[in-house]
Context: one part of a larger RNA
Molecule: large-subunit ribosomal RNA, domain V
Organism: bacterium
RNA sequence: CCCGCAACUAGACGGAAAGACCCCGUGGAGCUUUACUGUAACUUAAUAUUGAAUUAUGGAAUGAUUUGUGUAGGAUAGGUGGGAGGCGAUGAAGUCCUGACGUAAGUCGGGAUGGAGCCAUCCUUGAAAUACCACCCUCAUUAUUCUGUGAUUCUAACCCCUUGCCGUAAUCCGGCGGGGAGACAGUGUUUGGUAGGCAGUUUAACUGGGGCGGUUGCCUCAUAAACAGUAACUGAGGCGCCCAAAGGUUCCUUCAGUCCCGUUAGAAAUGGGACAACGAGUGUAAAGGCAUAAGGGAGCUUAACUGCGAGACAAACGAGUCGAGCAGGUGCGAAAGCAGGGCUUAGUGAUCCGGCGGUUCCGAAUGGAAGGGCCGUCGCUCAACGGAUAAAAGCUACCCCGGGGAUAACAGGCUUAUCUCCCCCAAGAGUUCAUAUCGACGGGGAGGUUUGGCACCUCGAUGUCGGCUCAUCCUAUCCUCCUGCUGAAGUAGGUGGGAAGGGUUUGGCUGUUCGCCAAUUAAAAGGGUACGUGAGCUGGGUUCAAUACGUCGUGAGACAGUAUGGUCCCUAUCUGUUGCGGG
Repeated sequence: CCCGCAACUAGACGGAAAGACCCCGUGGAGCUUUACUGUAACUUAAUAUUGAAUUAUGGAAUGAUUUGUGUAGGAUAGGUGGGAGGCGAUGAAGUCCUGACGUAAGUCGGGAUGGAGCCAUCCUUGAAAUACCACCCUCAUUAUUCUGUGAUUCUAACCCCUUGCCGUAAUCCGGCGGGGAGACAGUGUUUGGUAGGCAGUUUAACUGGGGCGGUUGCCUCAUAAACAGUAACUGAGGCGCCCAAAGGUUCCUUCAGUCCCGUUAGAAAUGGGACAACGAGUGUAAAGGCAUAAGGGAGCUUAACUGCGAGACAAACGAGUCGAGCAGGUGCGAAAGCAGGGCUUAGUGAUCCGGCGGUUCCGAAUGGAAGGGCCGUCGCUCAACGGAUAAAAGCUACCCCGGGGAUAACAGGCUUAUCUCCCCCAAGAGUUCAUAUCGACGGGGAGGUUUGGCACCUCGAUGUCGGCUCAUCCUAUCCUCCUGCUGAAGUAGGUGGGAAGGGUUUGGCUGUUCGCCAAUUAAAAGGGUACGUGAGCUGGGUUCAAUACGUCGUGAGACAGUAUGGUCCCUAUCUGUUGCGGG
């Protein structure tokens, strides 16, 4: 060196299972509820099955009877018209009893008595006699008819019972009879309510993983790199209006501030003068503008018009922006002219559906109409603002599928804010003296053991804390060895330099690493090795399914809260390592 046998498992990101954690999918399922929409069931009402009677009450129509008071006035005048007479022995005035209404004045009835008169036209009134007749209004009573509602009763539908009879040798069923109940119940149809009992679904995206938080459209500035444009959970702010003048035009005008002067009057009120190019003001944020003013005032007004629009800007589209000029009619101005809102840039919402006004359009044989079109206009915090529907929230540790290392948790990598260690400067402490020793305020590094940041290999799997076992390396050395300085007399120390050969304990508590404690020791150093080591062990913790407490939640359920319980597979092919043997 080659080969073999027997062993061990450090590696082959070993084998097994298209990761169960995490995220994603306009995936699925189970569950919940005051998510949405339905629905069984229950319930309300109407109606059909469904008939009879009595009574009470409401409405309508018709008939009869009755009621009607402002003031003035004989007095309780409903309205209008006709009207000069009407009523009375078929019983007038008056008197008595009684009823109704009532504005308490009286009016209208019934009965008895009575025995011949009573009332109009006169005077007041807007209107003249209920003397009489006709029509009508109003209030109330009553009758009839129709109809609605309530209550009660009936029996014949319908329902229940029947150890009466029959079909019939029958505990079913049917017929007959008897009883009960009864137009209810039951059932059909329509209808309102309730309805996680059940069903179908929805429950956004962005995001230095996801969730929580924040955001989502529009305007202004910076970022933006001298046209335009340009991202981020970059840095600052605004908008979801307002104004009939704060619009148009003609004419006029100049601010803020400072200084001086001036009664009350002061730092600042109003007045005068000087200086003052813009520092004021501009409806509203910012930017760009603006004194020839776009700023401030006054007069007259409505162009905050209708029909259009050459040509441009911008732009994926849909949208958005500017616009001379033409026609009509208008305002201001002597006129030239200016005016299609506001100094400019925010103040917003497509389509569908529907409302309103107009219209010379269409009109299912024709004429109309219904309905539609066209023009104008209205209704969306459709704000997740290019708006999925008219209409929608959650839980899953009981979970499932498809995917992702496009994306988190472990480990590695990069980084090193944080962390550990070192160095520079040296104020000061050290009686004196910065540097024996300690060292503020600051500065510069190293390391890659902490907590992080990033998301680069791995999600068709790289097993996760601690312990046990077995180690191996580093030195920034705890002990042992050598040595400098000392605020080193000696002993004992302090602080440095060299040094990694060897060593660096046993117990109590806790799953603990750590830590605290006890007793020792020369010392009880710190780290790396996938926080070494689960194809070596364990499985106490964490991190499935069960259960409970506290808390949160309406609930399903949830909790770096707690508690009890809870399957750890692999016969070694290669590399590596050990022992033995052969060539």